[in-house]
A computed fold for a 69-nucleotide RNA from a marine eukaryotic metagenome, annotated as transfer RNA.
């Protein structure tokens, strides 16, 4: 000056409308038993504040950590 910040981890969320996947994890079939496979569950103050708006992860704005130049 620049991009970045979402579930345990890696990432989506396209022009503001009550938040996803894929891995891991629970419970269940199936297996003598384990992997594996399949199905179902649960898991999130969307870094932390203020503004705008009927309504913000999303737009302004500050602050912190982090990457780059």
């Nucleotide at each position: 000056c620049g991009g970045u910040a979402u579930a345990g981890c890696u990432c989506a969320g396209u022009u503001g409308g009550u938040a996803g996947a894929g891995c891991a994890g629970u419970u269940g079939a199936u297996u003598u038993g384990u992997a594996a496979u399949c199905a179902u569950c649960a898991g999130g103050u969307c870094a932390c504040g203020a503004g705008u708006u009927c309504g913000a992860c999303u737009c302004u704005u500050g602050u912190u950590g982090c990457c780059g130049g």

It matches the Rfam family "tRNA". Rfam's curators write: Transfer RNA (tRNA) molecules are approximately 80 nucleotides in length. The RNAcentral record of the sequence draws on MGnify. The prediction has a mean pLDDT of 82.